[in-house]
RNA sequence: GGCGACGUAGCUCAGUUGGCUAGAGCACUCGGUUCAUACCCGAUAGGUCGAGAGUUCGAAUCUCCCCGUCGCUA
Numbered sequence: 001g002g003c004g005a006c007g008u009a010g011c012u013c014a015g016u017u018g019g020c021u022a023g024a025g026c027a028c029u030c031g032g033u034u035c036a037u038a039c040c041c042g043a044u045a046g047g048u049c050g051a052g053a054g055u056u057c058g059a060a061u062c063u064c065c066c067c068g069u070c071g072c073u074a
Base pairs, nucleotide, nucleotide: 001073002072003071004070005069006068007067010026011025012024013023019057029043030042031041032040050066052064053063054062
C1' cells in the first nucleotide's frame, strides 16, 4: 500500500431488512435486610450510539469522507 471486521453507559455486550421514550448484566450511589459486613431484594443516576456531512417525514441502523483498534496480505 491492498482487503476485511469492529467503534453504543465506568466495564462486557444486545439492538443493525430505518419508526413508540436507546436497552441488559456487572460496577458506582441510595434504601431495605443484618448486631455489623457480605450475600440477597428494590430504586436512582449515568449515553450528543467514534467525528463530520448527506438521504429521509424520521438515522445507532442507509450513503460519503475522516479518526481509532484488530486481523489477513504484499
The RNA shown here (transfer RNA) has 74 nucleotides and comes from an uncultured Bacilli bacterium. Its mean pLDDT, the model's own confidence on a scale to 100, is 81. The sequence was found in a public genome assembly. It matches the Rfam family "tRNA". Rfam classes the family as a transfer RNA.